[in-house]
RNA sequence: GGGGAUGUAGCUCAGCUGGGAGAGCGCGGCGUUCGCAAUGCCUAGGCCAGGGGUUCGAGCCCCCUCAUCUCCA
Numbered sequence: 001g002g003g004g005a006u007g008u009a010g011c012u013c014a015g016c017u018g019g020g021a022g023a024g025c026g027c028g029g030c031g032u033u034c035g036c037a038a039u040g041c042c043u044a045g046g047c048c049a050g051g052g053g054u055u056c057g058a059g060c061c062c063c064c065u066c067a068u069c070u071c072c073a
Stems, first nucleotide, its partner, number of pairs: 001072007010025004019056001028042004049065005
C1' cells in the first nucleotide's frame, strides 16, 4: 500500500425483508431473611464509531473517515 471482518447500554451480544432500539449479566431501589447468598418485582442507563447521501422513513442501503482484528505484499 491492497483485500476482508467487526464497531449497538458499564460488559457479552441479538436486532430477520428498511418502519417497535432490545436480551442476559452488572449498577440502583423495593420485597423475602436476624443478616448474607440465592430469588421475585421495578427503575435508570444508548446521539446505534464519526460525517455526508438515498428514502415518506436508516442500526440496516451507498460514499468518505476513524479504531480494532485478520489476510496478501
Notes:
This is a predicted structure of a 73-nucleotide RNA (transfer RNA) from a Deltaproteobacteria bacterium. It matches the Rfam family "tRNA". Rfam classes the family as a transfer RNA. The coordinates come from a structure-prediction model, not an experiment, and the mean pLDDT is 80. The source organism's lineage runs through Bacteria, Pseudomonadati, Myxococcota and Myxococcia. The sequence was found in a public genome assembly.